[in-house]
RNA sequence: GCGCGGGAGAGUGUCCGCCAUAGCCCCUGCGGGCGACGGUGGAACGCCGAAGGAGCAACCGCCCCCGGAAUCUCUCAGGCAAAAGGGACCGCGC
Repeated sequence: GCGCGGGAGAGUGUCCGCCAUAGCCCCUGCGGGCGACGGUGGAACGCCGAAGGAGCAACCGCCCCCGGAAUCUCUCAGGCAAAAGGGACCGCGC
């Protein structure tokens, strides 16, 4: 590095649109309006930390310079119902 298996955390939150349905309302009628559950796009706030990234540092190297360096810290990125996906790390095999 590859294959298989295991693998957590945090909003079923709020607001603004768009789509369409169950249903309801108006109308003589054509039509029109509202529209939950659901789907989708965006925004703000809150939160998570185990892709990646960044920072400090125990420690290591040749211990001066310099370099490497975490599951710690930060949250840029990423993620926050379930599912899916991702997934540090662990186990087995090559």